Description
Predicted 3D model of a 533-nucleotide part of an RNA (large-subunit ribosomal RNA, domain I) from Aquimarina spongiae. Its mean pLDDT, the model's own confidence on a scale to 100, is 85. The source organism's lineage runs through Bacteria, Bacteroidota, Flavobacteriales, Flavobacteriaceae and Aquimarina. The sequence was found in a public genome assembly. Rfam family: Bacterial large subunit ribosomal RNA.

[in-house]
Context: one part of a larger RNA
RNA sequence: GGCGUAUGGGGGAUGCCUAGGCUCUCAGAGGCGAAGAAGGACGUGAUAAGCUGCGAUAAGCUACGGGGAGAGGCACAUACUUGUUGAUCCGUGGAUUUCCGAAUGGGGCAACCCGGCAUGUUGAAGACAUGUCACAUCGUAAGAUGGGCGAACGUGGGGAACUGAAACAUCUAAGUACCCAUAGGAGAAGAAAACAAUAGUGAUUCCGUUAGUAGUGGCGAGCGAACGCGGAAUAGCCCAAACCAAAUCGGUUACGGCCGGUUUGGGGUUGUAGGACUACAACAUAGGAUUUGUAAUGAAUUAGAACUGUUUGGAAAGACAGGCCAGAGAAGGUGAUAGCCCUGUAUAAGUAAAGAUCAAAUACUUAGUAGUAUCCUGAGUAGCGCGGGGCACGGGAAACCCUGUGUGAAUUUGGCGGGACCAUCCGCUAAGGCUAAAUACUCCUGAGAGACCGAUAGUGAACCAGUACCGUGAGGGAAAGGUGAAAAGAACCCUGAAUAAGGGAGUGAAAAAGACCCUGAAACCAUACGCUU
Numbered sequence: 001g002g003c004g005u006a007u008g009g010g011g012g013a014u015g016c017c018u019a020g021g022c023u024c025u026c027a028g029a030g031g032c033g034a035a036g037a038a039g040g041a042c043g044u045g046a047u048a049a050g051c052u053g054c055g056a057u058a059a060g061c062u063a064c065g066g067g068g069a070g071a072g073g074c075a076c077a078u079a080c081u082u083g084u085u086g087a088u089c090c091g092u093g094g095a096u097u098u099c100c101g102a103a104u105g106g107g108g109c110a111a112c113c114c115g116g117c118a119u120g121u122u123g124a125a126g127a128c129a130u131g132u133c134a135c136a137u138c139g140u141a142a143g144a145u146g147g148g149c150g151a152a153c154g155u156g157g158g159g160a161a162c163u164g165a166a167a168c169a170u171c172u173a174a175g176u177a178c179c180c181a182u183a184g185g186a187g188a189a190g191a192a193a194a195c196a197a198u199a200g201u202g203a204u205u206c207c208g209u210u211a212g213u214a215g216u217g218g219c220g221a222g223c224g225a226a227c228g229c230g231g232a233a234u235a236g237c238c239c240a241a242a243c244c245a246a247a248u249c250g251g252u253u254a255c256g257g258c259c260g261g262u263u264u265g266g267g268g269u270u271g272u273a274g275g276a277c278u279a280c281a282a283c284a285u286a287g288g289a290u291u292u293g294u295a296a297u298g299a300a301u302u303a304g305a306a307c308u309g310u311u312u313g314g315a316a317a318g319a320c321a322g323g324c325c326a327g328a329g330a331a332g333g334u335g336a337u338a339g340c341c342c343u344g345u346a347u348a349a350g351u352a353a354a355g356a357u358c359a360a361a362u363a364c365u366u367a368g369u370a371g372u373a374u375c376c377u378g379a380g381u382a383g384c385g386c387g388g389g390g391c392a393c394g395g396g397a398a399a400c401c402c403u404g405u406g407u408g409a410a411u412u413u414g415g416c417g418g419g420a421c422c423a424u425c426c427g428c429u430a431a432g433g434c435u436a437a438a439u440a441c442u443c444c445u446g447a448g449a450g451a452c453c454g455a456u457a458g459u460g461a462a463c464c465a466g467u468a469c470c471g472u473g474a475g476g477g478a479a480a481g482g483u484g485a486a487a488a489g490a491a492c493c494c495u496g497a498a499u500a501a502g503g504g505a506g507u508g509a510a511a512a513a514g515a516c517c518c519u520g521a522a523a524c525c526a527u528a529c530g531c532u533u
Stems, first nucleotide, its partner, number of pairs: 001532009015518001016482002020453002022450007029442002031149002039100003042055003046078002050074002061094006070082003105114003115133007135146004153184001154182005164171001168218001194201002205232005215223002236434003239378001243266010271412001273377004277371004286365002289362005297354001301349003307322005323340002325329001331343003383407008393419001414429005469476002489517001492504004
C1' cells in the first nucleotide's frame, strides 16, 4: 500500500407520511369601478421586525341574529385588561375607510408639491378647517352617462412568418399567432327575394351521419362541402309607406278654405300576395309587465343512536370474551388498527335579507268576412362594366354573397332565385329592425370524485414564492417539508477561555428521537483486528 471483517464519522438515497398541487363532475356565480375599482404606498399592537387583519373610529366601531366560557390573530413570554349585566367567536346589514392609482382643481420623478371659489375661526393680512372645482357625449337647464381593471369564451376591424410542398414562386401553414375595437353571462345567427325537384320541406344554432364522398388543387402538397337522414332545443314578432287626425311653420285665397314642410298620435306589416280604401260583422282568445298577498327554498345555527371487562404494551382503537346501535358501517381525530371516546354522518328542525310558484287587481297589447277601380309595399338600391374579397370552389363553363370605382332599372300585368345563358316549370318576395332555448368558456364560491403526484414528483411556489437572487430594462427566476403521544425542549454538576463542544444527572417507550432532531443506503474518511506484497 491492497483486500477482508467490525465499529464509527460523513452524506441524505430509500421507506412511511402530507399541510400542497393536478384533472374532472354537479350546483352556484359570471363581474368590480367617479358612492373612486383592481393593485399598491404609508400607517395601525403595552412591548411589534415579518405575515395576516384593519385605516387617524386603524388585529378594530355599531345594530340585529346565532352561540355559551373563556378571550386579547400567526405567536408558545411578561405585564395589563376583558367576559354569565353573555365576551372572544360565527352570520347578515351599517359606519369609518390616510395617500397613490381611471385619478378627475393644476402640476409631478406614483404614494408628493401648489392653487381657485364658498362658508367658518375673524374685523384686515396671513394661516387653518370643511365642502367644491378634470375631460367627452347627451340635455335649454338641473343633471345623466362614459373613462379604468378583469381568466377564458364571443363578434367585428387589421393580419404575419417559420413550416409543408422533401428546393421554390401559385398553393400551404391560416384568416392561425399577434395587434386594435367592443359586448354579454353568454355572444353570434335567426323567422326565406331559403332549399328542393315533378315528391316535398318550412327561422336560427349545436351534435351525429351523409363523407374524406361530390368537388377543388403547380389536378402537386393539400383543401374539402351540400342535399337528405337521425337527434338537442323550439317562438315568433315590430317598423317604413299608403290612409286619417292634431299641433306648428310657410305659401295662397274669391276669406268659405286649399296646398306644402316638420313633429307627434292612430293605422298597418305580406306571397294562397298583403294592406290602405268601401261595405258588413264582432268585442272572443291569448300574452307579458307592474303592484299587493302567498311561501317551496334560503346565512350563521340546533337536536342527533349505541361498550364494557381481561390481556400485551409507554399508550388500546389490537388480541380474547361478552354486549349494543343502525334512515347513522361517509370521513377525520384521539398515545398502534374505534359503527357504539370526540367532531361528525343518516334524519329532523330553525331562520334575516332575498324569493321560484300560485292568486287577485291595474293599465296595455293581441283576431274577422266580402269587393278590387284607385293608392302603398324599403333607390343611387337591384342589375351591369372594371378591380378585389368571401363562398370547400385557386377565373374556371362560375352561378351565389360583399363592395373600391363608374354607370344605373322596374313597381304586382312588378321583382329575385333554382351553379354560364335561354325557354318552360317550380320556389320566394331584396334593398328597415328585434328575438328566449338548445351552443362556448371558468378568474371565482360550495359539495364531491380520481387504475393522478407524493417533496429532483405534483403548480415556478406543500415552507412568509413570483420571494431571495440575476439583469439598465423587457425579462429571467431558485433552493428550502417531517423531534416527540405530550416540550415532558435536558434543573443541577464536571471538562473547557467559552453563550462552542462534550461527559454525567434528569425526562421519555426510545435521546443510536437532543432541536444540524423519523427512517438513515452509497460515494468518501477514520480506528481496531486478520491476511497479503